A computed fold for a 349-nucleotide part of an RNA from an uncultured bacterium, annotated as small-subunit ribosomal RNA, central domain.
Context: one part of a larger RNA
RNA sequence: CUGUGUGUGAAGGGAGCGUACACGGCGAAGCAAGUCUGAAGUGAAAGCCCGGUGCUCAACCCCGGGACUGCUUUGGAAACUGUUUUGCUAGAGUGCUGUAGAGGUAAAUGCAAUUCCUGAUGUAGCGAUGAAAUGCGUAGAUAUUAGGAGGAACACCAGUGACGAACGCAGCUUACUGGACAGUAACUGACGUUGAGGCUCGAAAGCGUGUAGAGCAAACAGGAUUAGAUACCCUGGUAGUCCACGACGUAAACGAUGAAGCUAUGGUGUUGGCGGGCAAAGCCCAUCGGCGCCGCCGCAUACGCAAUAAGCAUUCCACAUGGGGAGUACGUUCGCAAGAACGAAACUC
Numbered sequence: 001c002u003g004u005g006u007g008u009g010a011a012g013g014g015a016g017c018g019u020a021c022a023c024g025g026c027g028a029a030g031c032a033a034g035u036c037u038g039a040a041g042u043g044a045a046a047g048c049c050c051g052g053u054g055c056u057c058a059a060c061c062c063c064g065g066g067a068c069u070g071c072u073u074u075g076g077a078a079a080c081u082g083u084u085u086u087g088c089u090a091g092a093g094u095g096c097u098g099u100a101g102a103g104g105u106a107a108a109u110g111c112a113a114u115u116c117c118u119g120a121u122g123u124a125g126c127g128a129u130g131a132a133a134u135g136c137g138u139a140g141a142u143a144u145u146a147g148g149a150g151g152a153a154c155a156c157c158a159g160u161g162a163c164g165a166a167c168g169c170a171g172c173u174u175a176c177u178g179g180a181c182a183g184u185a186a187c188u189g190a191c192g193u194u195g196a197g198g199c200u201c202g203a204a205a206g207c208g209u210g211u212a213g214a215g216c217a218a219a220c221a222g223g224a225u226u227a228g229a230u231a232c233c234c235u236g237g238u239a240g241u242c243c244a245c246g247a248c249g250u251a252a253a254c255g256a257u258g259a260a261g262c263u264a265u266g267g268u269g270u271u272g273g274c275g276g277g278c279a280a281a282g283c284c285c286a287u288c289g290g291c292g293c294c295g296c297c298g299c300a301u302a303c304g305c306a307a308u309a310a311g312c313a314u315u316c317c318a319c320a321u322g323g324g325g326a327g328u329a330c331g332u333u334c335g336c337a338a339g340a341a342c343g344a345a346a347c348u349c
Stems, first nucleotide, its partner, number of pairs: 003321004007303002012317001014201004022193002025088007033081002035077008048066005054060001091191001092188003095184005103177005109171001110154001115149007125136002163168001207246004215241002220236004258316003261312002266294008275285004298305002322349003331342004
């Protein structure tokens, strides 16, 4: 090897569903594979350990005993693991009655603002900046006003608020639809936890085909700044951003914290329920589920974490094992490509 770890030092898979495996609630009765125990056989000799003895001593030799932790057969025990049968309801799930929500998909629709077009009023500037210039404007701009077109986004409400597995989700309405929570205790009766492979989802950018194109804006062009300015600033501006269907599969995909379970404690705010008290829209008490802050025990090098744990002699998975070389090379799989996934060594300090 089987150790020690994974918030910040190397290290939690981006997220879920789930196969194999691993692990698994409370009783009763059997069995006896694991387990414990008795006996018998075997476990060659030498060697080893203990006690003696013989070479003048020792090495060495010889004698006696032990051990040889094992295996086979057989008699028993039944707490634990296993297994069979049977039962239970505290885990898990179903039902019923309700609740909150930017959860998802599709369709319809509304308005402020920007831009453009047309008409009107009106005249010499507008715009931009640290200051300017490029730019726009006497072919009538900017400004004001009336009408129209089109695309994208949804001020206020709005909140360490809500929902979702994560990515994420916000005008309003409708249709379809997933989950959560509370109360109840009618039903099933351990049906559970985790999850290698596998499958599904997965921001932005980029890719393919076809639409759309108001604003913004990589690239690009021009003007400035500067010693230079392939930038920061300004004027323009194409992909893109939007939509449909594919494909990509990565992010500081972060809480830099895997999932489940358990626990001696409090305070405070907020959000969604339910129960009780007081006459009360208000207050108080108790309780369940989320989201925060503070703070015991405990943990931690420290910072800090602290029932939303970084606590625990718990279960399962993933991952790390000095820095660089390197997330590179080679190879394989996937991809239209971009590239992604798996992933070394020499050498060097």